[in-house]
Context: one part of a larger RNA
RNA sequence: CUGGGCUUAAAGCGUGCGUAGGCGGACAUGUAAGUGUUUUGUGAAAUCCCACGGCUCAACCGUGGAACUGCAGGGCAUACUGCAUGUCUUGAGGCCGGUAGAGGCGGCCGGAACUGUAGGUGUAGCGGUGAAAUGCGUAGAUAUCUACAGGAACGCCAAAGGUGAAGACAGGCCGCUGGGCCGGACCUGACGCUGAGGCACGAAAGCGUGGGGAGCAAACAGGAUUAGAUACCCUGGUAGUCCACGCCGUAAACAUUGUGUACUAGGUGCCGGAGGUUUUGACGCCAUCGGUGCCGUAGCGGAAGCGUUAAGUACACCGCCUGGGGAGUACGGUCGCAAGGCUAAAACUC
Numbered sequence: 001c002u003g004g005g006c007u008u009a010a011a012g013c014g015u016g017c018g019u020a021g022g023c024g025g026a027c028a029u030g031u032a033a034g035u036g037u038u039u040u041g042u043g044a045a046a047u048c049c050c051a052c053g054g055c056u057c058a059a060c061c062g063u064g065g066a067a068c069u070g071c072a073g074g075g076c077a078u079a080c081u082g083c084a085u086g087u088c089u090u091g092a093g094g095c096c097g098g099u100a101g102a103g104g105c106g107g108c109c110g111g112a113a114c115u116g117u118a119g120g121u122g123u124a125g126c127g128g129u130g131a132a133a134u135g136c137g138u139a140g141a142u143a144u145c146u147a148c149a150g151g152a153a154c155g156c157c158a159a160a161g162g163u164g165a166a167g168a169c170a171g172g173c174c175g176c177u178g179g180g181c182c183g184g185a186c187c188u189g190a191c192g193c194u195g196a197g198g199c200a201c202g203a204a205a206g207c208g209u210g211g212g213g214a215g216c217a218a219a220c221a222g223g224a225u226u227a228g229a230u231a232c233c234c235u236g237g238u239a240g241u242c243c244a245c246g247c248c249g250u251a252a253a254c255a256u257u258g259u260g261u262a263c264u265a266g267g268u269g270c271c272g273g274a275g276g277u278u279u280u281g282a283c284g285c286c287a288u289c290g291g292u293g294c295c296g297u298a299g300c301g302g303a304a305g306c307g308u309u310a311a312g313u314a315c316a317c318c319g320c321c322u323g324g325g326g327a328g329u330a331c332g333g334u335c336g337c338a339a340g341g342c343u344a345a346a347a348c349u350c
Base pairs, nucleotide, nucleotide: 004321005320006319007304008303012318014201015200016199017198021194022193023192025088026087027086028085029084030083031082033081034080035077036076037075038074039073040072041071042070049065050064051063052062053061054060091191092188093187094186095184096183097182098181099180103177104176105175106174107173108172109171110154114150115149116148117147118146119145120144121143125136126135162169163168206247207246208245209244210243211242215241216240220236221235222234223233258317259316260315261314262313263312266295267294268293269292270291271290272289273288275286276285277284299306300305323350324349325348332343333342334341335340
């Protein structure tokens, strides 16, 4: 390379937007590039293949044929692909009317708890543990009441719930703003899918500058435990956790399952919507669109299991894998303030 694969054996980029490229709906006409067929020229000889022949056979050699799967030109064909033109509406988008939601950003406000400060009551303990001790307390602690200050997080509602591309998102109100779903079928007329590079977003920790700091708490200190105890337990406690701006760019970034489209039994729960039925109407029932779960048919799978939210049946495009260790390392390159990230071997060894 051909091939085979990627839920759990190696393998889906953390997620999106999108450039090139690849792929692309229905009908008609033209063209004839791809495609098919035919023909002409060429495709040196030798070799390979076939037939016959020559060395006693064979190897070897000779003669003839075929072949040389290629290239170029001409003719014909027009199903499919391409290209050109025209038309269409089912893909896609727009428009109108509704609608659910912790989607995002900014501002204002609230209560509970906690810690501190001040004051009142009050007195000898409090705290902590398996048991203790360190620690706090007669300079009045713990407890309790009042006031004030501060920072962080938002109980119940709450769900097997919702939203978002992912990371993620939860007190209340207001403002700005993204996307979705349903109904109508008015408009555009294939405007689509994927997406190497690229760009953007991206938990926590970490980094830079400035602020903030209640609680918690790496490091650190002390008390215990223990043979030891650089731990688990306890008392403290600094970075950090919070805010603004700028970096970092990783994760068991997981559904360990790339995106899109079509098709292929059902049953049942929940969320959002519009409709039918009963003269109106609630409830119910029926059918239906979108989402989110469970069970399950066919089928698939080595099995576990998956099963219209596929791991089924297919197509399009991208990414990735190729025995274990060495190693996601070295070197080089590139990005970063750094930490380090990305890209990524080999010797050797089993």
Molecule: small-subunit ribosomal RNA, central domain
Organism: uncultured organism